């Protein structure tokens, strides 16, 4: 200078000057008993890091006292950390990287499924091809020995759906430890070194787990984001929950069924509770107001504990609340940043991604800039 | 604002771990004087798109995309 990793800050600043929408406060009007309401002014406050996806997880609120079981769903190394989580941190081990770094994680030794094609066999292993053996035939134009004929013994060809083998070949993602030596008819953990894998026992760690010693000839493929087994955790709903007012309708139709039933009850059961002035459905009226609704597991400094997450003490400041929905538009200085310029200076830009709608912590995708840390490759001094 | 579904040929849907199908369309060809029906083959696909898990993914798990359906209060 390149390539590359991990992280961070901010989403330009102040000042005017017009308008928006919410708080307060003063006048004044309406209304007058109160409370309200308008209206000019004066102050003040006014969108994210993601406000999003809605993917986890609570806060709150109703259902039915949300209580047991079955059933269905989540989580998944190990310690903490928190109100909780699938979330964070720190460690463990496996793996990918030459490295920074970065990604996975109970349990295949309970049991059941699946492992297409290929291929001898695909899971209580198998014997296509090969090598070896035994039996058996051919071959004297395959060697040797006996002296001819032709005999034996060895070799080569074949046959037996013979017997052994799991080293080699091929198949396939996967073929039942590896390497090397000994052994053998030929081979094999068959023996034996080492390495790998399981039990077991010290030994260090709160744990995963790491080490050190023995002991086994190896028995046990892979899939759990496939049923499932073990641990742990989850009653459903959602602020269009709910709670008050106002206003208009309709008081109308149809279904259900009588206590050993029925039905509130929303997975099923058990419990609970009603007995028709009940439950559904069709139909019909209303599209208003006020609370919930902004002091919260918040934030922002300081200091201590701790590796860290994250916790405690003490202190600051009072921090958007809108309803079809406001946060906006101009102009000037400063600031950063590209060009032109020897400087003075002049131009141009301050972009994406989006936009609160109960509220909080996370996680996930969107996305433009700057900036620091660390690998590595390469030049130069 | 919240809550739930679906995307597979041109269309309409099947298939829920091992070669992607089925109905109408579509193209050819035989029938016909010629069209319709009818009957024979035929083609037609990034299974919405990315990543992961698996030996193997339309399927199983997570993110996006697009489209549709619900829901308010009164008696």
């Nucleotide at each position: 200078g390149g390539a590359g990793u991990a992280g961070g800050c901010g989403a330009a600043g102040u000042g005017g000057u017009u308008g928006c929408u919410c708080c307060c406060c003063c006048u004044u009007c309406c209304a007058a008993a109160a409370a309200g309401g308008a209206a000019c002014g004066a102050g003040g406050a006014g969108a994210g890091g993601a406000a999003a996806g809605u993917c986890c997880g609570a806060a709150c609120u109703c259902c039915g006292a949300a209580g047991g079981g079955c059933a269905g769903g989540g989580u998944g190394g190990u310690c903490g950390c928190u109100a909780a989580c699938a979330g964070c941190g720190a460690c463990u081990c496996c793996g990918a990287g030459c490295g920074a770094u970065c990604g996975g994680a109970g349990g295949a030794a309970a049991g059941u499924g699946c492992c297409a094609c290929a291929g001898a066999a695909a899971a209580c292993a198998a014997a296509c091809c090969g090598c070896u053996u035994g039996g058996u035939g051919a071959u004297u134009u395959c060697g040797a020995u006996c002296g001819a004929a032709g005999a034996u013994c060895g070799g080569u060809c074949g046959c037996c759906u013979g017997a052994g083998u799991a080293a080699g070949g091929g198949u396939g993602a996967a073929a039942a430890g590896g390497u090397g030596a000994g052994g053998u008819a030929a081979g094999a953990g068959c023996u034996c070194a080492c390495c790998g894998u399981u039990c077991u026992g010290g030994u260090g760690g709160c744990g995963a787990c790491a080490u050190c010693a023995g002991a086994a000839g190896c028995a046990c493929g892979g899939u759990a984001a496939a049923c499932c087994c073990c641990a742990c955790c989850c009653g459903g709903a959602g602020c269009a929950a709910g709670a008050c007012c106002a206003a208009a309708u309709u008081g109308g139709c149809c279904c259900u069924u009588g206590u050993a039933g029925a039905g509130a009850c929303g997975g099923c059961c058990c419990g609970u509770c009603u007995c028709a002035u009940g439950g559904g459905g069709c139909g019909g009226g209303u599209a208003g107001g006020u609370c919930g609704c902004a002091g919260g597991a918040a934030u922002c400094c300081u200091u201590g504990a701790g590796c860290a997450a994250u916790c405690a003490a003490g202190g600051g400041g009072g921090c958007a609340g809108a309803u079809a929905a406001a946060u906006a538009a101009c102009c000037a200085c400063u600031c950063c940043c590209g060009c032109c310029u020897u400087u003075c200076g002049g131009u141009g830009g301050g972009a994406a991604c989006a936009g609160a709608a109960u509220u909080c912590g996370g996680c996930u995708u969107a996305u433009g800039u700057c900036c620091u840390g660390c690998u590595c490759c390469a030049g130069c001094c | 604002g919240g809550g739930c579904g679906a995307u597979u040929a041109a269309c309409u849907c099947a298939g829920g771990g091992g070669c992607a199908g089925a109905g109408u369309g579509c193209u050819a060809c035989c029938u016909u004087c010629a069209c319709a029906c009818g009957g024979u083959a035929g083609a037609a696909g990034u299974c919405a798109g990315a990543g992961g898990u698996u030996c193997a993914a339309a399927u199983c798990c997570u993110c996006u995309a697009u489209c549709g359906c619900c829901c308010a209060c009164c008696a």
Two RNAs folded together computationally: RNase P RNA and transfer RNA, 456 nucleotides in total. It holds a member of the Rfam family "Bacterial RNase P class A". About the family: Ribonuclease P (RNase P) is a ubiquitous endoribonuclease, found in archaea, bacteria and eukarya as well as chloroplasts and mitochondria. It is annotated as a ribozyme. The coordinates come from a structure-prediction model, not an experiment, and the mean pLDDT is 78.